Two RNAs folded together computationally: RNase P RNA and transfer RNA, 318 nucleotides in total. Its mean pLDDT, the model's own confidence on a scale to 100, is 77. It holds a member of the Rfam family "Archaeal RNase P". A reference for the family is Frank and Pace (1998), "Ribonuclease P: unity and diversity in a tRNA processing ribozyme", Annu Rev Biochem. It is annotated as a ribozyme. About the family: Ribonuclease P (RNase P) is a ubiquitous endoribonuclease, found in archaea, bacteria and eukarya as well as chloroplasts and mitochondria. Its best characterised activity is the generation of mature 5'-ends of tRNAs by cleaving the 5'-leader elements of precursor-tRNAs. Cellular RNase Ps are ribonucleoproteins. RNA from bacterial RNase Ps retains its catalytic activity in the absence of the protein subunit, i.e. it is a ribozyme.
RNA sequence: GAGCGGCGGUGGGCGGCUUACCGAGAGGAGGAAAGUCCCCCCACCACAAAAGGCGAGGCUCCGCAAGGGGCUAUGCCGAGAGGCAUGGCUCCGGCACAGAAACGAUACCCGCGCGGGGAAAUGCGAUGAGUCCGAAAGGAUGAGAUCACCCGUAGCGGGGUGAAACGUGCCGACCUCGCCGGUGCAAGGUGCUUGCCGCUUAGACUGAUGCCGCCAGAACAGAAGGGGGCUUACGGCCGCCACUC
RNA sequence: GGGCUCGUGGUCUAGGGGUUAUGACGCCGCCCUCACACGGCGGAGGUCCCCGGUUCGAAUCCGGGCGAGCCCA
Numbered sequence: 001g002a003g004c005g006g007c008g009g010u011g012g013g014c015g016g017c018u019u020a021c022c023g024a025g026a027g028g029a030g031g032a033a034a035g036u037c038c039c040c041c042c043a044c045c046a047c048a049a050a051a052g053g054c055g056a057g058g059c060u061c062c063g064c065a066a067g068g069g070g071c072u073a074u075g076c077c078g079a080g081a082g083g084c085a086u087g088g089c090u091c092c093g094g095c096a097c098a099g100a101a102a103c104g105a106u107a108c109c110c111g112c113g114c115g116g117g118g119a120a121a122u123g124c125g126a127u128g129a130g131u132c133c134g135a136a137a138g139g140a141u142g143a144g145a146u147c148a149c150c151c152g153u154a155g156c157g158g159g160g161u162g163a164a165a166c167g168u169g170c171c172g173a174c175c176u177c178g179c180c181g182g183u184g185c186a187a188g189g190u191g192c193u194u195g196c197c198g199c200u201u202a203g204a205c206u207g208a209u210g211c212c213g214c215c216a217g218a219a220c221a222g223a224a225g226g227g228g229g230c231u232u233a234c235g236g237c238c239g240c241c242a243c244u245c
Numbered sequence: 246g247g248g249c250u251c252g253u254g255g256u257c258u259a260g261g262g263g264u265u266a267u268g269a270c271g272c273c274g275c276c277c278u279c280a281c282a283c284g285g286c287g288g289a290g291g292u293c294c295c296c297g298g299u300u301c302g303a304a305u306c307c308g309g310g311c312g313a314g315c316c317c318a
Base pairs, nucleotide, nucleotide: 001245002244003243005241006240007239008238009237010236011234012215013214014213015212016211017210021028022027030220034231035230037229038228039227040226041225042184043183044182045181052180053179054178055177056176057072058071059070060069061068062067073086074085075084076083077082087175088174092172093171094170095169103167108159109158110157111156112155113153114152115151116150117149124144130141131140132139133138188197189196190195246317247316248315249314250313251312252311255270256269257268263301272288273287274286275285276284294310295309296308297307298306
C1' cells in the first nucleotide's frame, strides 16, 4: 500500500436569490424524525388484595425510571479482533422416541464368584483330565474332572440407547430477590357547537422547512405534546484493532 | 396519531415444545358409466412469511424484520 473482517465515531461546508415554501420577524427536519418495544413529565379512571407480567452471573459508577458505562468469572461461536448467554433446585411438575433403566430409588438381563439341588446313571477324559513352567509359541507330568441344567445370593464386572445414565443432572407457569394498577395528549381542561387551551424560540392539523452555484460525492430516510432509552434501516468519510499478501 | 389481531400445500383451516404437520375443498391417476356428474380407491403437492436466539429437540417459546386485516374522530 492492497484485500477482507470487527468495534466506535460522524451524518456536510460556504456563498447567493428572493413576493416567489412557512413565518410579522428571528428562524426553519433526523441520527435515526422510523418501529411504537419501553420509561418519565402530564391528565383521567380505579385505589384492596390476589392473579398475572417483566427482569436478575459478580463488583462498582451514572440515571427518578426505562436503561447505560467500566472491571471481571464461567460457558458457547470465531483463525483472530470480537460477539452472544448467565439467579436456585429445598418444595411442586416435566425430561417424547430409543434404551434394562429417564430423575423415585431400585428393579431387570448377561458373565464371574459363593451356597444348594442335579448326583451318580447318561454325556466329558490316554485323539490327554487336572497340575506345574512360560508373555506367547511351546514344554514337563500322566487320571481324573464336577463343568453343562435349575434355584438362591447383602459380593464383583458389564449392559449396543440417548442431549442427558443417578451426579450438587437439565428445564419449568416451581422456589428466591427486585420492579410493575389501567388508559393514553383523540389523555384531559374550558367554552358551549365546533372553537380555544394542553402544544413548545422549528412548527400547527393534511400539515411549511424552497431555488441556484462551488467544494467532494452519497445512502437510509421527512417532525406533529415534550424529554429520555432500546431496536431496526443506511451509505460516504474518520479513528482504533485482527488476519492475509 | 393511537390501540389490537393474524400469517400453516392452490383456497379455508386443526395443531400452542416430541418421532414422518391434520382435515375439507381443489388437482392427478385408476374403478364405475355408452358418456358426463355423483360415488369408491390411490397419489402428488409444505422454505409452517423471513432472520436470529433458548432448548436434546421450535410450526409452537423469546427478540427483530416484512406483510395483511380490524377498531377508535